About this RNA: Predicted 3D model of a 73-nucleotide RNA (transfer RNA) from a Candidatus Kerfeldbacteria bacterium. It matches the Rfam family "tRNA". Rfam's curators write: Transfer RNA (tRNA) molecules are approximately 80 nucleotides in length.

RNA sequence: GGGCCCCUAGCUCAUUUGGUAGAGCGCCUGCUUUGCACGCAGGAGGCGAGCGGUUCGAGCCCGCUGGGGUCCA
Repeated sequence: GGGCCCCUAGCUCAUUUGGUAGAGCGCCUGCUUUGCACGCAGGAGGCGAGCGGUUCGAGCCCGCUGGGGUCCA
C1' cells in the first nucleotide's frame, strides 16, 4: 500500500429477505432472610462508530472517513 470481515444497552452477542431493536450477565427496586448470598417479581438503560446518499421508510442497501481483526505485498 492492497483484499476481505467486523463496529448494536456497562460486557458478550442476537436482530434471514428494509417497516419505529432484543437476550444472557451486570445494575436498580421490592419480596424472601436476623443479615448477606441464592431465588422470585418488576424496572432503568442503546436510535444502532461518524457523515452523506438511495427510499414513503435503513441497524439491515450504496459511498466516504475513523477504529479493530485477518491475509497478501
The RNAcentral record of the sequence draws on ENA.